[in-house]
This record gives sequence, C1' cells and structure tokens, in this order.
RNA sequence: GCCCCCGUAGCUCACCAGGUAGAGCAACUGACUUUUAAUCAGUAGGUACGAGGUUCGAGUCCUCGCGGGGGCA
Repeated sequence: GCCCCCGUAGCUCACCAGGUAGAGCAACUGACUUUUAAUCAGUAGGUACGAGGUUCGAGUCCUCGCGGGGGCA
C1' cells in the first nucleotide's frame, strides 16, 4: 500500500428479507434467610463509532472518515 471482517445497554452478543432495539451476565428494589451467598419476582439502563446519501421509513443499503482484528505484498 491492497483486500476481508467487526464497531448495538457497564461487559459478552442477538436483531437471517429496511418498518420506531432485545437476551445473558452485572447494577438496583422486594421476597426468602440469623446474616451473606444462592434462589425467586420485578425495575432501570442504549437510539445503535462519526458525518453525509438513498428511502415515506435505516442499527439494517451506499459513500467517506475513525477505531479494532486478520490476510497479502
């Protein structure tokens, strides 16, 4: 330098054909327990790396950046 993949809640990841975002763990509250842990029930938490474009509508398609990983030279 070229090519490919990834970038979504604190963490690990879903969302296979574009239709207003979910799971597990973690956190918080309650129940149970002498207490802790475990278990059970519930609650809160992101607008999807950034900027443009297409579209009635984009996390999801296109372009350019930024960051991470891999391959070739």